[in-house]
RNA sequence: CAAUAAGUGCGGGGGAGCCGCCUGGCUGAGAGGUCCGAAAAAUUCGGACGACCCCUUGAACCUGAUGCGGGUAAUGCCGCCGCAGGGAGCGAGGUCGGCCAUGCG
Repeated sequence: CAAUAAGUGCGGGGGAGCCGCCUGGCUGAGAGGUCCGAAAAAUUCGGACGACCCCUUGAACCUGAUGCGGGUAAUGCCGCCGCAGGGAGCGAGGUCGGCCAUGCG
């Protein structure tokens, strides 16, 4: 000089499915832990916080999708779709590397 790690500061994005019951089982990083509110009377929904994952090098997550194929007790469970369309970032510092100068041999 440059920018390319891990980590870091602040900030931001996101989901919570399936199985008859459930202290349980499946996949997964995570399958709703705490509080508050509403409706309702099955329980559901919303908000805040928490855990977890992800932030443009972006399949975290959403759409297509009540999609297609396979498999399963069942389910985005797996594959395809998918160099499809969207999708949340900045900073400090700094590894590697290049160049220059100086010193020593």